c-di-GMP-I riboswitch aptamer from Anaerobacillus alkaliphilus, 88 nucleotides, folded computationally. Its mean pLDDT, the model's own confidence on a scale to 100, is 89. The sequence is in RNAcentral, with records from Rfam. The organism belongs to Anaerobacillus, within Bacteria. It matches the Rfam family "c-di-GMP-I riboswitch aptamer". About the family: GEMM was predicted in a large-scale screen for bacterial structured RNA regulatory elements.
RNA sequence: UAAUGAAAAAGGCAAACUUAUUGAAAGAUAAGGACGCAAAACUAUGGGCCUAAGGGAAGUGAAUUCCUACGGUUGCCAAGUUGCCAUG
Numbered sequence: 001u002a003a004u005g006a007a008a009a010a011g012g013c014a015a016a017c018u019u020a021u022u023g024a025a026a027g028a029u030a031a032g033g034a035c036g037c038a039a040a041a042c043u044a045u046g047g048g049c050c051u052a053a054g055g056g057a058a059g060u061g062a063a064u065u066c067c068u069a070c071g072g073u074u075g076c077c078a079a080g081u082u083g084c085c086a087u088g
Stems, first nucleotide, its partner, number of pairs: 003087003012037002017032006035075001041081003045078003048073003054068005
C1' cells in the first nucleotide's frame, strides 16, 4: 500500500417518534431519542424512488384530473474522493 472486518481496542454517526423552525410539498435544520450502520463521512455524477409550487393539457367559467424538476432522497443502489483500528 492492497485485501478483509471473524476476533479485539479507542471512538464515531443516529432510524422511528416527540417538540420547535422552515418549505407549496417531498423534505430539511436544531434539541431530545436510538432502529441500526465498518464508511449510516463528503459529492446529486449515473440509475431508482418521492413531491408538483411553477409550466403544459383536459374539464363547463369552477371543482378536479393528468404530464413535467430547475425541488428532494448519500440511512435506495452504484460511482468518485477522504478516513480510525486491527489481521483468518